The part of an RNA shown here (large-subunit ribosomal RNA, domain I) has 532 nucleotides and comes from Candidatus Alcium sp. F082. NCBI's taxonomy places the organism under Bacteria, Pseudomonadati, Bacteroidota, Bacteroidia, Candidatus Alcium.
[in-house]
Context: one part of a larger RNA
RNA sequence: CGUACGGGGGAUGCCUAGGCUCUCGGAGGCGAAGAAGGACGUGACAAGCUGCGAAAAGCCGCGGGGAGGCGCAAAUAGCCUUAGAUCCGCGGAUGUCCGAAUGGGGGAACCCGGCAUGUGGAAGACAUGUCACCGCGCAAGCGGGGCGAACGCAGGGAACUGAAACAUCUAAGUACCUGCAGGAACAGAGAACAACAGUGAUUCCGCGAGUAGCGGCGAGCGAAAGCGGAGGAGCCCAAACCGGGUCCGUCGAGGCGGGUCCGGGGUAGAAGGACAGCGAGAAGGCGAAGGCGAGGCAGGGGAGCCGCCUGGAAAGGCGGGCCGGAGAGCGUGAAAGCCGCGUACCCGAAACCGAGCCGCAGCUGCGCUGGAUCCUGAGUAGGGCGGGGCUGGAGAAACCCUGUCUGAAACCGGCGGCACCAUCCGCCAAGGCUAAAUACUACCGAGAGACCGAUAGAGGACCAGUACCGUGAGGGAAAGGUGAAAAGAACCCCGGACAGGGGAGUGCAACAGAACCUGAAACCGUGCGCUU
Numbered sequence: 001c002g003u004a005c006g007g008g009g010g011a012u013g014c015c016u017a018g019g020c021u022c023u024c025g026g027a028g029g030c031g032a033a034g035a036a037g038g039a040c041g042u043g044a045c046a047a048g049c050u051g052c053g054a055a056a057a058g059c060c061g062c063g064g065g066g067a068g069g070c071g072c073a074a075a076u077a078g079c080c081u082u083a084g085a086u087c088c089g090c091g092g093a094u095g096u097c098c099g100a101a102u103g104g105g106g107g108a109a110c111c112c113g114g115c116a117u118g119u120g121g122a123a124g125a126c127a128u129g130u131c132a133c134c135g136c137g138c139a140a141g142c143g144g145g146g147c148g149a150a151c152g153c154a155g156g157g158a159a160c161u162g163a164a165a166c167a168u169c170u171a172a173g174u175a176c177c178u179g180c181a182g183g184a185a186c187a188g189a190g191a192a193c194a195a196c197a198g199u200g201a202u203u204c205c206g207c208g209a210g211u212a213g214c215g216g217c218g219a220g221c222g223a224a225a226g227c228g229g230a231g232g233a234g235c236c237c238a239a240a241c242c243g244g245g246u247c248c249g250u251c252g253a254g255g256c257g258g259g260u261c262c263g264g265g266g267u268a269g270a271a272g273g274a275c276a277g278c279g280a281g282a283a284g285g286c287g288a289a290g291g292c293g294a295g296g297c298a299g300g301g302g303a304g305c306c307g308c309c310u311g312g313a314a315a316g317g318c319g320g321g322c323c324g325g326a327g328a329g330c331g332u333g334a335a336a337g338c339c340g341c342g343u344a345c346c347c348g349a350a351a352c353c354g355a356g357c358c359g360c361a362g363c364u365g366c367g368c369u370g371g372a373u374c375c376u377g378a379g380u381a382g383g384g385c386g387g388g389g390c391u392g393g394a395g396a397a398a399c400c401c402u403g404u405c406u407g408a409a410a411c412c413g414g415c416g417g418c419a420c421c422a423u424c425c426g427c428c429a430a431g432g433c434u435a436a437a438u439a440c441u442a443c444c445g446a447g448a449g450a451c452c453g454a455u456a457g458a459g460g461a462c463c464a465g466u467a468c469c470g471u472g473a474g475g476g477a478a479a480g481g482u483g484a485a486a487a488g489a490a491c492c493c494c495g496g497a498c499a500g501g502g503g504a505g506u507g508c509a510a511c512a513g514a515a516c517c518u519g520a521a522a523c524c525g526u527g528c529g530c531u532u
Stems, first nucleotide, its partner, number of pairs: 001529007013517001014481002018452002020449007027441002029147002037098003040053003044076001048072002059092006068080003103112003113131007133144004151182001152180005162169001166216001192199002203230005213221002234433003237377001241264010269411001271376004275370005284364003290358003295353002299347003305320005321338002323327001329341003382406008392418001413428005468475002488516001491503004
């Protein structure tokens, strides 16, 4: 060196209990009636996990189900169960201590009180209940607080980076911090667009368009109208005026005036309303309680196969049949429509949830004429200065927001149409509400994959956010597979009542023996052959 046989090692193949990414539907919250999350307990024996809470792997009721059961988890002891257990669904009871934690304290799971009632023996003590703070309210009382994956709106708000350096700029209003809300949020019913023609709230998608523009005109940033679609909905106050309560002023005591609160009225831009006169209060809309109620949450029925051969085993092969509204899938000793679970289809709920529908309690709900008077959102619009937003970096810079200083008009009024002015056109700011189309998925159900298959796929297929590391914030593993079935090797031998091994036995197989499927390579050993 070769070869054979072993050891070693755990690659590869096969497998999947777990993941990953989606689709459809549901749900979109839980919490002072004490949550999320925990501590400590709880079993005949009980360390861990799971369940549960001193009534503690459980208690009660209603329903399902129908023969076994006392969780993972074998065994012992002992029990339960056709008088229906275990198990499944729904409702209820119990629910220590900590935790928003809330009687006070505190180094969480501990310590110490007040008041009322009760026990005892006057006291110490014990039992039950109650006692935090904030908002609203006269009070009774009602509400808040904390947790939660993403989505939303708002208040704050970087840097690395890019510009091949860098300062305006970019990254980016991103990351991150904070507040708040909802099942969605935000926006929303024209002081809008448009352009001499018109449209008719908002939102989302496609086009417009990488266009118009912005830009150390660098890097780069980047609209809108309009068109096509999804969806489709419009409304309510403030004020004038009328009435009432109350307070104040005044008075010749009858009143009158003012403030405030409540009710009626009223909501517009071809202005509308009040007011005066005239005529009507309907159809319809919303909708509490309640009723009906698809569906959901356990389940039930559910067709159809035998023989021979090989084999350890038949579902394979051969032969002969059958069902099919079911030949999806999984399992069964190998490869099964007809063996098991299922599947198509049909049926089903005492209780609980419940879209939607009804809903005569209630609320709401119309127009004409007149044109004198009154009303129509003020520290507002607008302006100066300083910033910010938009495609717009101060530019010729409109429009929107506002820290500061100012500051109108009142329908014969006001704002806009990209400086500004006129004409023309559009529209009524300074109050508010508003489904749907849109975003997301921690969670539940059903399903899918030219997704992974144990160094992959989640960090985690396995008792993993564990062991372990770190003062801490935080970081963060490794680790799957006997066999069809434990049939998990009685008994004998060596040995130390070990480890390990040899027989025997089981099994198709034990070179499947628990360090267990397959068992590559490195590396090690032994025999044989060859070489120096």